């Protein structure tokens, strides 16, 4: 230099052919306990890396960059 994977919540990640972005674990309340921890019930947290473009509708197509990990030269 070319060629592919990965990037969504603090953290690990789902999301089926384009059709309201959930979960687990932290966090935070509340219950229970004599207390503290586990178990229990709820709550709050996400401009999908960034910036275009298509489309009524884009985490999902398309184009371009950034970061990373991996072939080839």
């Nucleotide at each position: 230099g070319c060629c592919g994977g990965c990037u969504u919540a603090g953290c690990u990640u789902a999301a089926u052919u384009g059709g309201u972005a959930g979960a687990g674990c932290a966090a935070c309340g509340c219950a229970c306990u004599c207390g503290u921890a586990a178990c229990g019930c709820g709550u709050a947290g996400g401009u999908u890396g960034u910036a275009g473009g298509u489309u009524c509708a884009a985490g999902u197509c398309c184009u371009a960059u950034a970061g990373u990990c991996g072939g080839c030269a």
Background
Transfer RNA from an uncultured Bacilli bacterium, 73 nucleotides, folded computationally. Rfam family: tRNA. Rfam classes the family as a transfer RNA. The sequence was found in a public genome assembly.